Model confidence (mean pLDDT): 84 of 100. The RNA shown here (SAM riboswitch aptamer (S box leader)) has 93 nucleotides and comes from a bovine gut metagenome.
RNA sequence: CCUUAUGAAGAGUGGCGGAGGGAACGGCCCUAUGAUGCCCGGCAACCUGCAUUCGCAAGGUGCCAAGUCCGACGGUUAUGCCGACAGAUAAGG
Numbered sequence: 001c002c003u004u005a006u007g008a009a010g011a012g013u014g015g016c017g018g019a020g021g022g023a024a025c026g027g028c029c030c031u032a033u034g035a036u037g038c039c040c041g042g043c044a045a046c047c048u049g050c051a052u053u054c055g056c057a058a059g060g061u062g063c064c065a066a067g068u069c070c071g072a073c074g075g076u077u078a079u080g081c082c083g084a085c086a087g088a089u090a091a092g093g
Base pairs, nucleotide, nucleotide: 001093002092003091004090005089006088012040014039015038016037020030021029022028025071026070027069041064042063043062046060047059048058049056050055068086073083074082075081076080
């Protein structure tokens, strides 16, 4: 980079540390009542494994504010809804 699948659920009164964070743009938010990060903890069940239709959660990932936080492009019966784009994760190439 390409293909396929998935996105309204779920997950901390912890330790270290000390100023940023939510992809990018515009918003709107989170944050010294402690951000990002690391450790521990947890959630989940895509792949492996075990089990055998439902299950388990040992291994490989992933995830743990807000619908992928919202918009951005198109459609529509228009405070909304649907789709696309982009992005995320997994598995395969």

Record summary
The RNAcentral record of the sequence draws on MGnify.